[in-house]
The RNA shown here (SAM riboswitch aptamer (S box leader)) has 105 nucleotides and comes from an uncultured Saprospiraceae bacterium. Of the family's consensus pairs, 94% are formed in the model. Its mean pLDDT, the model's own confidence on a scale to 100, is 80.

RNA sequence: UACUUAUCAAGAAAGGUGGAGGGAAAGGCCCUAUGAUACCUUAGCAACCUGUUCUCAAAUAAGGUGCUAAUUCCUGAUCACAUAUACCUGUGAUUAAGAUAAGAG
Numbered sequence: 001u002a003c004u005u006a007u008c009a010a011g012a013a014a015g016g017u018g019g020a021g022g023g024a025a026a027g028g029c030c031c032u033a034u035g036a037u038a039c040c041u042u043a044g045c046a047a048c049c050u051g052u053u054c055u056c057a058a059a060u061a062a063g064g065u066g067c068u069a070a071u072u073c074c075u076g077a078u079c080a081c082a083u084a085u086a087c088c089u090g091u092g093a094u095u096a097a098g099a100u101a102a103g104a105g
Stems, first nucleotide, its partner, number of pairs: 001104001003103006013042005021031003026075003043068003047065003050061004072097001076095007
């Protein structure tokens, strides 16, 4: 980082610096001066890689990334089903976008 693959309903906090925005974009709806984003320290979680146990599946550790408000906070598109009756709504699958990891250029 244009690409490929996998996962995304679970999980996980305190202090310090600092001072107004933030939750990807758009619209909602939320978080925030009882201190946001960001940075530092310690702690924690365990998605991927890695180590160990292991026939597989899994379990375990926390070394490398990552993560620690709300389902990826909700909402895109297509198809099917259900209800309605020809509007709406809900559920499931696929897909688009996004995030993370590994690989590769």